[in-house]
RNA sequence: AAGGCAGGGCGUUUCCGUCGCGGCCGCAAGGCUGAGGAAAGUCCGGACAGGGCAGAGCACCCCGCUGCGGAAAGCGCAGGUAGGAGUAAUCUUUCGACAGCCGUAACAGAGAAUGACCGCUGGUGACAGCAAGGGUGAAAACGCGAGGUAAGAGCUCACGACGGUGUGCAGCGAUGCAUAUCGGGUACGGCACCGGGGCCUGCAAGACCAAAUAUACUGACAGAUGAGGACUGCUCGUCCGAUGUCAGGGGGUAGGUUGCGAAGAUAAAUGGCGGAUCAAAACAGAAACCGGCUUAUGGCUCAGCCUUUACG
Repeated sequence: AAGGCAGGGCGUUUCCGUCGCGGCCGCAAGGCUGAGGAAAGUCCGGACAGGGCAGAGCACCCCGCUGCGGAAAGCGCAGGUAGGAGUAAUCUUUCGACAGCCGUAACAGAGAAUGACCGCUGGUGACAGCAAGGGUGAAAACGCGAGGUAAGAGCUCACGACGGUGUGCAGCGAUGCAUAUCGGGUACGGCACCGGGGCCUGCAAGACCAAAUAUACUGACAGAUGAGGACUGCUCGUCCGAUGUCAGGGGGUAGGUUGCGAAGAUAAAUGGCGGAUCAAAACAGAAACCGGCUUAUGGCUCAGCCUUUACG
C1' cells in the first nucleotide's frame, strides 16, 4: 500500500435569523421544555394491575455443556466438547441422560437391522454353514494386520479409532493429558425418562369523582268522594283511568381526574425557510413503564488483529 476479520462510539448535528405547533408556568408581555439507536417487530423476561386461588398432585407448555454476571430471560461475557468453512485473523453448528418403545419414506437392493442375489466352503444330491469379495443404494453398522477355519467372521489377539469405568496430574468447573481396565449394532430423529421452571388476562390493565334521562330501595303528601293523562296554549266539555308529586338514595352511562414520567396527550404536537460550519443526503417517528433479543440503517470516527507485496 492492497485485501480481509472482528469490536466500540456518533448518527439531518451545532450556531444565528425568521415563521409555526404540543405541554407546563404566567393576569399579560413572555419564559421553560418537546423523538430514537432502533421510538420498529411485539419475539422473550420483569414490574405493576385485575381475576382466580386451603394445600398437594396429574395433565399441558417451556428450558437443558461449564463458570461468572443479572430481578429474570429463547439474556450477556468468558470457556469446554464434537463437527464444518477459511492460508490466516476469525466465523458457524452441536450439547442432560440413554434402560425401554417407535421411526429413518419412495426407488434400487437378498437385506435399511435378528439380511444372503452373485459368491465362498462341505456334500453325489436334497441341503447345510459363512459373510471375506462382488452387486444395489444417500446410507450396508469400526480400520488394518496376524492368528484361526472346511470356508469365514471382534471369533481371538496386537496396534489404532470410538465409548464406559478406575487412578494420577492440571483446571473453580465443563473438560484435558497420562495410565490401567472393560466393551463391539459404536448412526440419526421422536416418544418416554431425569433435572429446572411455568395460574389466566393485560395500561382499552386498573383506581377515584360523576351529569342528563330512566330508576332498585326509603320517607312524606295526594288519590276510585277520581290523582294523573289525551283531544289543546288556556277554560269548559268528552274519553281513558291507578297511581302521581316531592325529598333522600345506590349502581351504571356521558364527561372529568388518576395510572402518566425533566416529550407525553386528544386519533392529531415535536416542523418549515434563509445563512454559517467540507456536506446535511441512511433507516426511521413516541402513545403506560423497565431489561433483553431480532430486523432496518447513507456517512463519519476510535483503537485492534490477519494475509499478500514493496521499502527501510

Predicted 3D model of a 312-nucleotide RNA (Bacterial RNase P class A) from a Bacteroidales bacterium. Its Rfam family is "Bacterial RNase P class A". The family's RNA type in Rfam is ribozyme. A source record names the gene rnpB. Its mean pLDDT, the model's own confidence on a scale to 100, is 76.